[in-house]
Context: one part of a larger RNA
Molecule: small-subunit ribosomal RNA, 3' major domain
Organism: metagenome
RNA sequence: UGGCGGGGGAGCACACAAGGGGUGGAGGCUGCGGUUUAAUUGGAUUCAACGCCAGGAACCUUACCAGAGGCGACAGCAGAAUGAAGGUCAGGCUGAAGACCUUACCAGACAAGCUGAGAAGUAGUGCAUGGCCGUCGUCAGUUCGUGCCGUGAGGUGUCCUGUUAAGUCAGGUAACGAACAAGACCCGCACUCUAUGUUGCUAUGGCAAUCUUUGUCAGCACUCAUAGAGGACCGCCAUUGAUAAAAUGGAGGAAGGUGCGGUCGACGGCAGGUCCGUAUGCCCUGAAUCCUCUGGGUUACACGCGGCCUACAAUGGAUGGGACAACGAGAUGUGACUCCGAAAGGAGGAACCAACCUCUAAACCCAUUCUCAGUCCGGAUCGAGGAUUGCAAUUCAUCCUCGUGAAGACGAAAUCCCUAGUAAUCGCUGGUUAGCAUCCAGCGGUGAAUAUGUUCUUGCUCCUUGCACA
Numbered sequence: 001u002g003g004c005g006g007g008g009g010a011g012c013a014c015a016c017a018a019g020g021g022g023u024g025g026a027g028g029c030u031g032c033g034g035u036u037u038a039a040u041u042g043g044a045u046u047c048a049a050c051g052c053c054a055g056g057a058a059c060c061u062u063a064c065c066a067g068a069g070g071c072g073a074c075a076g077c078a079g080a081a082u083g084a085a086g087g088u089c090a091g092g093c094u095g096a097a098g099a100c101c102u103u104a105c106c107a108g109a110c111a112a113g114c115u116g117a118g119a120a121g122u123a124g125u126g127c128a129u130g131g132c133c134g135u136c137g138u139c140a141g142u143u144c145g146u147g148c149c150g151u152g153a154g155g156u157g158u159c160c161u162g163u164u165a166a167g168u169c170a171g172g173u174a175a176c177g178a179a180c181a182a183g184a185c186c187c188g189c190a191c192u193c194u195a196u197g198u199u200g201c202u203a204u205g206g207c208a209a210u211c212u213u214u215g216u217c218a219g220c221a222c223u224c225a226u227a228g229a230g231g232a233c234c235g236c237c238a239u240u241g242a243u244a245a246a247a248u249g250g251a252g253g254a255a256g257g258u259g260c261g262g263u264c265g266a267c268g269g270c271a272g273g274u275c276c277g278u279a280u281g282c283c284c285u286g287a288a289u290c291c292u293c294u295g296g297g298u299u300a301c302a303c304g305c306g307g308c309c310u311a312c313a314a315u316g317g318a319u320g321g322g323a324c325a326a327c328g329a330g331a332u333g334u335g336a337c338u339c340c341g342a343a344a345g346g347a348g349g350a351a352c353c354a355a356c357c358u359c360u361a362a363a364c365c366c367a368u369u370c371u372c373a374g375u376c377c378g379g380a381u382c383g384a385g386g387a388u389u390g391c392a393a394u395u396c397a398u399c400c401u402c403g404u405g406a407a408g409a410c411g412a413a414a415u416c417c418c419u420a421g422u423a424a425u426c427g428c429u430g431g432u433u434a435g436c437a438u439c440c441a442g443c444g445g446u447g448a449a450u451a452u453g454u455u456c457u458u459g460c461u462c463c464u465u466g467c468a469c470a
Base pairs, nucleotide, nucleotide: 001470002469003467004466005465007464008463009462010461011460012459013458015454016453019418020417021416022415023414026310027309028308029307030306031305032304033303034301035300042053043052064296065295066294067293068292069291070290074116075115076114077113079110086106087105088104090102091101092100120285121284124282125281129279131274132273133272134270135269136268141180142179143178144177145176146175147156148155149154159172160171161170162169186262187261188260189259191230192229193228194227195226196225197224200220201219204218205217206216207215208214209213233256236250237249238248239247240246312411316370317369318368319367320366321365322364328359329358330357333352334351337348338347339346340345377408382403383402384401385400386399387398388397424446425445426444427443428442429441430440431439
């Protein structure tokens, strides 16, 4: 100087407490371990591996297994017009092949038989690396110049008091200044104004049709869109404080003390992760550890674990009727609308390269029914029939209809998330995609409870003290 302490002090965080909802029990989906297997490719293993490698694998992907085939730039040696490499009918072999074998033919100059040397390698090493990422942690820290102190390592500054989300700021002070972080700047949301109105809007007026209402022409008020400006600063008032920094309350305001959310991740640590994204040192393979194809496997299943989905019902299930979004996407596309079908879906097909057309809601509301049952709850499993995608659906896809109707009565110890338009709940869009979402990334609808506080648990920051540690 650091590190550590079942030492002390101060502070913070959904860390605890106060509450809300779960997980742990059931069935399913998915990942991992284990076991099995010809192969069940490989990586990741506390937080920080386990719906992770955008990893939703039918072939491809694919790296694994079984089988089959292919590939040597360049140099040297042996060979080659007594015909090299190459191609091919038929038969055999084969999953299929002039790939190989038998036999025959075409053609005309090179040459994998050997030695080096390559191409290629999702072979090895992330403990040789770059780059990128995770995490401590969006924690408040990490340093420098000059000066001063110390023989020196080093210290001071960075300490103390108050304050802050903050090494944020103020006052004190052998320090005075500065840099990287913090903050600000940037983007979105919330309010107002200005400008511009088409594909957007429709208050007002006209015209046309009409059962409600719609179309059209004026119009740009309003909504909205686009892009500029303003607006919030403890600015004002009161109290507390040291007359400071600031804190508490109030006014005004769309918004109040960082307005809310995002982007942004200091010096560094973890020999953290990735050589299977790419790059790359070394090493290895090199006619196979390279390349292609066919089939299989990654989908196995006594079992253990993680994450989720669906439930166990009446705040509910069923039937009929009615209503309201946003983010986005669309030409190998989205597909209105009409017809056929009980449905999945099919046949035709308008419009739209999109503020123009299309994809496009559910929870909710109204009425009826069920009346506490393993049920009209729950939907696993299995049988039958159909539909779609695709060369192909057996291993191994999705959907529809009918039948079947398992476990499950709110879950021990333990454990996770959450402070407001949040949790919870409801659906929608996009990514991947030929097909397949209970995943991921977003979007909107409905919309709570609680916080007295810091004694305790966990983690972290600062000061201080002890040390068998470096």